[in-house]
Molecule: SAM riboswitch aptamer (S box leader)
Organism: Planomicrobium soli
RNA sequence: UUCUUAUUUAGAGCAGGUGGAGGGACGAGCCCUAUGAUACCCGGCAACCGGUCCAAUAACGGACACGGUGCUAAUUCUUGCAGCCUAUAGGCUGAGAAAUAAGAA
Numbered sequence: 001u002u003c004u005u006a007u008u009u010a011g012a013g014c015a016g017g018u019g020g021a022g023g024g025a026c027g028a029g030c031c032c033u034a035u036g037a038u039a040c041c042c043g044g045c046a047a048c049c050g051g052u053c054c055a056a057u058a059a060c061g062g063a064c065a066c067g068g069u070g071c072u073a074a075u076u077c078u079u080g081c082a083g084c085c086u087a088u089a090g091g092c093u094g095a096g097a098a099a100u101a102a103g104a105a
Base pairs, nucleotide, nucleotide: 001105002104003103004102005101006100007099008098013042016041017040018039022032023031024030026080027079028078029077043072044071045070048068049067050066051064052063053062054061076097081094082093083092084091085090086089
């Protein structure tokens, strides 16, 4: 990098530290940001994989948060393609794209 499976309306410092201009994947929109973004550290959240314990033993489980990740503005911020409904602006469904984990090549 590609493929497979699963998940993506919950949760996590609107006065923590460093540091200074961009950031929210891409296009469009709309936002965040010197009242300090992105990033890093600390803190926190969650429980995908491993681990330990409990339960069960046909399958499905529960707890802890020790190890490996992940996440910590806005539903994945909305939308890109297709279909349907109401009527020119919305609503719904599915796909696609994206992200993360585990496995495989």